The RNA shown here (transfer RNA) has 71 nucleotides and comes from a Chloroflexota bacterium. Its mean pLDDT, the model's own confidence on a scale to 100, is 82. Taxonomically the source falls in Chloroflexota (Bacteria, Bacillati). Rfam family: tRNA. Rfam links the family to the GO term triplet codon-amino acid adaptor activity.
Parts: sequence; structure tokens; C1' cells
RNA sequence: GCGGGUGUGUUGUAGUGGUAGCAAAGGAUGUUCCCAACAUUCAAGCGCCGGUCCGAUUCCGGCCACCCGCU
Repeated sequence: GCGGGUGUGUUGUAGUGGUAGCAAAGGAUGUUCCCAACAUUCAAGCGCCGGUCCGAUUCCGGCCACCCGCU
């Protein structure tokens, strides 16, 4: 330098053109003499910039980061 893949809360992961879920971790409350465990509940997310579309996390282009291969 070229090609391919992946980017979703703090972490791991699902999802797909029409309200973004789940689990762990975190906060609060309850239960307990206390802790743990358990129950209820709360907050937190689509890498960035453009395009298409009534509507984009999803489709398209560029960029960035990481991984794999080639040279």
C1' cells in the first nucleotide's frame, strides 16, 4: 500500500427500515441481628461525518479504531 471482517450503556451480548432488548456490574428500597443470597425498582448505549428515505442502529459513501490475510 491492497483486500476482508467487526464497532450497540461500565462490561459481555441480541436485534433489525417504524418505541433498542437481555445478562453481569452500579444506585435505592424491602427481607435479615449483620453480611451474603433473594425480591422490587432506578440510571446508563447504536464509533464519527455525510447521503437515500416520510422515517436510518439497520441501506449507501467517506473517515477513525481494532482484528485477519496479501504484498